[in-house]
The part of an RNA shown here (large-subunit ribosomal RNA, domain VI) has 269 nucleotides and comes from a Candidatus Omnitrophota bacterium.
The coordinates come from a structure-prediction model, not an experiment, and the mean pLDDT is 90.
It was read from a public genome assembly.
Lineage of the source: Bacteria > Pseudomonadati > Candidatus Omnitrophota.
Rfam family: Bacterial large subunit ribosomal RNA. Rfam links the family to the GO terms structural constituent of ribosome and ribosome.

Context: one part of a larger RNA
RNA sequence: CGCAGGAUAUUUGAGGAGAGCAGUCCGUAGUACGAGAGGACCCGGAUUGACGAACCUCUAGUGUUCCAGUUAUGCCGCCAGGCGUAUAAGCUGGGUAGCCAUGUUCGGAAAGGAUAAGCGCUGAAAGCAUCUAAGCGCCAAGCCUACUUCAAGAAUAGAUAUCCCGUAUCAUAAGAUACCUAAAGAGACCUUGUAGACUACAAGGUUGAUAGGCCCCAUGUGUAAGUCCUGUAAAGGAUUUAGCUUAGGGGUACUAAUAUCUCGUGCGG
Numbered sequence: 001c002g003c004a005g006g007a008u009a010u011u012u013g014a015g016g017a018g019a020g021c022a023g024u025c026c027g028u029a030g031u032a033c034g035a036g037a038g039g040a041c042c043c044g045g046a047u048u049g050a051c052g053a054a055c056c057u058c059u060a061g062u063g064u065u066c067c068a069g070u071u072a073u074g075c076c077g078c079c080a081g082g083c084g085u086a087u088a089a090g091c092u093g094g095g096u097a098g099c100c101a102u103g104u105u106c107g108g109a110a111a112g113g114a115u116a117a118g119c120g121c122u123g124a125a126a127g128c129a130u131c132u133a134a135g136c137g138c139c140a141a142g143c144c145u146a147c148u149u150c151a152a153g154a155a156u157a158g159a160u161a162u163c164c165c166g167u168a169u170c171a172u173a174a175g176a177u178a179c180c181u182a183a184a185g186a187g188a189c190c191u192u193g194u195a196g197a198c199u200a201c202a203a204g205g206u207u208g209a210u211a212g213g214c215c216c217c218a219u220g221u222g223u224a225a226g227u228c229c230u231g232u233a234a235a236g237g238a239u240u241u242a243g244c245u246u247a248g249g250g251g252u253a254c255u256a257a258u259a260u261c262u263c264g265u266g267c268g269g
Stems, first nucleotide, its partner, number of pairs: 001153001005164007015150004021049007033038001051107005059101001061099002066094005071086006111145003118138004165268001166179005180266001185263004189205005210256003213252005220244002226239005
């Protein structure tokens, strides 16, 4: 820009994409078959591999500062207690959310239609025969559906529901002029994340829990500081399952989403 008014939701599906795999074991049954050795079709059940998707309850990892320990050195006057630097985490032991595979769950199916090779029925040409010439069946991991997903720029531009929109004069119609009006709705702007390079998308903007703060909880770390006790001391013990605790859950308007602006018109060839 189009889809002959504008708008918000919900959809149909022309068409496209994806998927489509394979093994082993058990029952039937040591049955049919076979002298024996051996050993089934069909049907039913279980399970595995590779591949794929989603997810983070479990297991494992990461987790740049959540907790603790610790060396050297410098600083806070000293002790104690801390902080800086040693990586753009000093090193070490753990670890929430998130992200993840090695972890968990799920998928290939079933079914229908038309067929290939093939197997048939009826059946002439050709009194017979013949699956074929007319006619009618069966049959494949393949084809078309079915399953998942995108999808009306599918220009043949679809459908459904709902919402919104003036008077006068002139004019052959679309329309023009004057005054009035600025709808439904959308965007800007702002707080953000389930989204994300930007944009977009999604949740919100005081009629508010959108983010931060604060409170409670969970989680992690592992028993803080100070004081007291024991010991000559290093240190140990008590207060104390303490103190601290990022991204998690819940609550709470304390802070910030204030205010405002722009677009979009007036019943539609």